This is a predicted structure of a 325-nucleotide part of an RNA (large-subunit ribosomal RNA, domain IV) from Armatimonas rosea.
[in-house]
Context: one part of a larger RNA
RNA sequence: CUCUCGUUAAGGAACUAGGCAAUCUAACCCCGUAACUUCGGGAGAAGGGGUGCCAGAGCAAUCUGGCCGCAGUGAAAUGGCUCGAGCGACUGUUUACCAAAAACACAGGUCUGUGCAAAAGCGAAAGCUGACGUAUACGGGCUGACGCCUGCCCAAUGCCAGAAUGUUAACAGGAGAUGUCAGCGCAAGCGAAGCAUUGAAUCGAAGCACUGGUGAAUGGCGGCCGUAACUAUAACGGUCCUAAGGUAGCGAAAUUCCUUGUCGGGUAAGUUCCGACCCGCACGAAUGGCGUAACGACUUGAGCGCUGUCUCAACGAGAGACUCG
Numbered sequence: 001c002u003c004u005c006g007u008u009a010a011g012g013a014a015c016u017a018g019g020c021a022a023u024c025u026a027a028c029c030c031c032g033u034a035a036c037u038u039c040g041g042g043a044g045a046a047g048g049g050g051u052g053c054c055a056g057a058g059c060a061a062u063c064u065g066g067c068c069g070c071a072g073u074g075a076a077a078u079g080g081c082u083c084g085a086g087c088g089a090c091u092g093u094u095u096a097c098c099a100a101a102a103a104c105a106c107a108g109g110u111c112u113g114u115g116c117a118a119a120a121g122c123g124a125a126a127g128c129u130g131a132c133g134u135a136u137a138c139g140g141g142c143u144g145a146c147g148c149c150u151g152c153c154c155a156a157u158g159c160c161a162g163a164a165u166g167u168u169a170a171c172a173g174g175a176g177a178u179g180u181c182a183g184c185g186c187a188a189g190c191g192a193a194g195c196a197u198u199g200a201a202u203c204g205a206a207g208c209a210c211u212g213g214u215g216a217a218u219g220g221c222g223g224c225c226g227u228a229a230c231u232a233u234a235a236c237g238g239u240c241c242u243a244a245g246g247u248a249g250c251g252a253a254a255u256u257c258c259u260u261g262u263c264g265g266g267u268a269a270g271u272u273c274c275g276a277c278c279c280g281c282a283c284g285a286a287u288g289g290c291g292u293a294a295c296g297a298c299u300u301g302a303g304c305g306c307u308g309u310c311u312c313a314a315c316g317a318g319a320g321a322c323u324c325g
Stems, first nucleotide, its partner, number of pairs: 001320008010311002014309001019306001027051005036041001038145001052067006068072001080304007087296002092104002108143007120129003146291004151221003156218002158214005165209003172202001176198005183190002222240005249283001250280001261277005
């Protein structure tokens, strides 16, 4: 000097990205316990007090009296607590070996398919799962407890329904054409039947076109100009475009570039945090919106307690390091 421990004056987070780490707390009994709340919780909230031994009494809990120590949960083991915010309701699940989470799942919601030889899936098939189930069932998609809600657009894409018309394949159809050849003709040539090669019209389903519907289907949800008796602003008006121009709620947000926005709170001092404002670069309603008690080895801000994290280091123990073997 390194590692693992122990103790420490005064201070007590000044350390640090961050109280990381290590303290503190702790058991049992009694008292006491707030906001909020889904009335179950929150709650071991918080915060206080007690704890040994002997004798007596009592079924016991315990009570009364006495005794000792610095110390009686006499050792070990054994919650630190509170306040605010975000996200996810919750218990669960996960990257075996760098991520445990706000990710996945979840009960609940909703859409959709499926009438049973079900849909769907596995399998050249047989067959099996679904299910020895039967729409209060089973499959698929999205959302994700609960509370209040879930706006406008069907133009595009998808899906569903429709069947008049247009388009449309094979098949059917066989007009016509060509080759060959008997025959006719002086010749040029014409040319039946047959055999071949082609082949028009016509007929012809779904689909598409077409007509409607459909958003808890994929998705989308404007611009410019003017206007009020200070100013500012614009309830109002004009105009262009669109399928329709973002409703409620929320908002510098896990979303805000400008930005450490502005104001307020907290601090002596606060790019973080909390409450507001709204100019939303680029929130927004089941790719759900906004709330929410409880819960969380989650993220973030603050405080109390506590401490060698620090001011600032010291001493001690053990194991290394060093020398010899």